[in-house]
RNA sequence: AAAUGGCAAACCCACGGCGACGUGGGGACGCAAAGCUAUGGGCCAACACCGUCCUUUCCCCGGCCGUUGACGGUGGUGGUCGCCAGGCUACCGAA
Numbered sequence: 001a002a003a004u005g006g007c008a009a010a011c012c013c014a015c016g017g018c019g020a021c022g023u024g025g026g027g028a029c030g031c032a033a034a035g036c037u038a039u040g041g042g043c044c045a046a047c048a049c050c051g052u053c054c055u056u057u058c059c060c061c062g063g064c065c066g067u068u069g070a071c072g073g074u075g076g077u078g079g080u081c082g083c084c085a086g087g088c089u090a091c092c093g094a095a
Base pairs, nucleotide, nucleotide: 006031007030011026012025013024014023015022016021029082035088036087037086039085040084041083042080043079044078045077047075048074049073050072051071052070053069056066
């Protein structure tokens, strides 16, 4: 090279989980390790704490408490190996 094969994204259904997500079925965008492994980094999640902002009935000024929500940070816990490294293992293989 060739050939036999393999895996299966999104999406849909069922089940599990607070969630990220996982498992099974369908389905193929892709994959030469898209086989295994959360060790490092990244990303993601719910939770806890902290901060900022918003909302909370007459108007204005000042203050307190609580709640909901948004965003950011920190923490431990978890998820992702189809994000990148590291580690482990492996099929075919002509001239």